[in-house]
RNA sequence: GGUCCAAUAGUCUAGUCGGUUAGGACGUGGGAUUCUGAUUCCCAAGACCUCGGUUCGAAUCCGGGUUGGACCU
Repeated sequence: GGUCCAAUAGUCUAGUCGGUUAGGACGUGGGAUUCUGAUUCCCAAGACCUCGGUUCGAAUCCGGGUUGGACCU
């Protein structure tokens, strides 16, 4: 230098090919239970890498960028 892949809460991850509030696990906070703690149960907060484009409508499609990875040279 070239080709390809990926980016979603603090961490991991789903999202069936565009459409009703972006779902789950762990973790965090609060509560119940308990003499205390653990366990268990209930509740809550928290995310679509960035900038544009297409569209009535984009996490999803297209392009640029950033970061990471694989391969080739």
This is a predicted structure of a 73-nucleotide RNA (transfer RNA) from Cephalotrichum gorgonifer. The sequence is in RNAcentral, with records from ENA. Rfam family: tRNA. The coordinates come from a structure-prediction model, not an experiment, and the mean pLDDT is 81. The organism belongs to Cephalotrichum, within Eukaryota.